Bacterial RNase P class A from a Longimicrobiales bacterium, 380 nucleotides, folded computationally.
The model forms 97% of the base pairs in the Rfam consensus.
RNA sequence: GGAAGCGAGUGUGGACCGCGGCCGCCUUAGUUGCGGUCGAGGAAAGUCCGAGCUCCACAGGGCAGGGUGCCGGGUAACGCCCGGGCGCCGUGAGGCGACGGAAAGUGCCACAGAGAACAGACCGCCGAUGGCCCGCAAGGGCACAGGCAAGGGUGAAACGGUGGGGUAAGAGCCCACCGCGUCCCUGGUAACAGGGGCGGCACGGUAAACCCCACCCGGAGCAAGGCCAAGCAGGGACGAUGGCGUGGCCCGCGCCGAUACGGCCGAAAGGCCGUGGGAGUCCCGGGUAGGCCGCUAGAGGCGGCGGGUGACCGCCGUCCCAGAUAAAUGGUCCACCUCCCGGUCACGGGAGACAGAACUCGGCUUAUUCGCUUCCCAUC
Repeated sequence: GGAAGCGAGUGUGGACCGCGGCCGCCUUAGUUGCGGUCGAGGAAAGUCCGAGCUCCACAGGGCAGGGUGCCGGGUAACGCCCGGGCGCCGUGAGGCGACGGAAAGUGCCACAGAGAACAGACCGCCGAUGGCCCGCAAGGGCACAGGCAAGGGUGAAACGGUGGGGUAAGAGCCCACCGCGUCCCUGGUAACAGGGGCGGCACGGUAAACCCCACCCGGAGCAAGGCCAAGCAGGGACGAUGGCGUGGCCCGCGCCGAUACGGCCGAAAGGCCGUGGGAGUCCCGGGUAGGCCGCUAGAGGCGGCGGGUGACCGCCGUCCCAGAUAAAUGGUCCACCUCCCGGUCACGGGAGACAGAACUCGGCUUAUUCGCUUCCCAUC
């Protein structure tokens, strides 16, 4: 230097005081006393994935929309984990990767550049052939027609690469190797790897662009959801021989309380019927405040044995390990630990991260300090 894992720090031991849950005791009755016991994290966080659980919806199929995306395995499930393949990075141990399809179609490729996809000629090379000029001729010159894409230049990318042959110069034009495509063989469950034959340079990149292919997906969430239920409002019954209080009953006492209108009968007093009013009492449904359940025993922790390279799985044993509701998990003192500062010593002073349950699990990501263990690499 690399990888994996573990512990937890305002720590360990002790004393005293305090807080929340549960159990027991005392008590007429514990929100209040006494005793016992338990009481934050590796991330409890972000709420980004996947589930359990609850309620709602739901014949079946399709469309739309969203997600995932090399192969095999693990798992309740996953976008997670393990193993493997391939690519890139690193001397190495190792690390990183949205890693299906670009010969189905469409779109896009800025700037620079001559040209950016059925391309192109700026510099450059050639000028064999035709043309022009010189020369008796052999031949030489010009760079007009024209040929070329090797070299330079631009760019993230320039229409296969390297080498050789070839040519006027060149070019898969030809050849070898590499790349690519295709067919076959071998190994592997597979991704893929190795090998052989053939082909001709045909097919630039981009899918975290549309799209295509394969697979998956109903919605909302513990403020889910269920139970009990004051007061006020609403509906109903009783109500003058009334009702309430006086702790059960009676008396007594105190307090509250309607008696109105119409019809009929009657000489009247009054009676009957209907409508209304009436102190209050009781009942009803929905349901607010409030209370209870959900709520913490679970895909649980620890140990052993066995299977597997591993993620993980099986069996046995053992343990119970927060459940608050404006919300407990704290404070003081003594000794010790690590680091820093001062000091000759003794000692003195300071500091010890991120954060914190709220229905519960499996992950991922992010924040963060210190310590420990194991294995491995490189150099000296």
Its mean pLDDT, the model's own confidence on a scale to 100, is 78.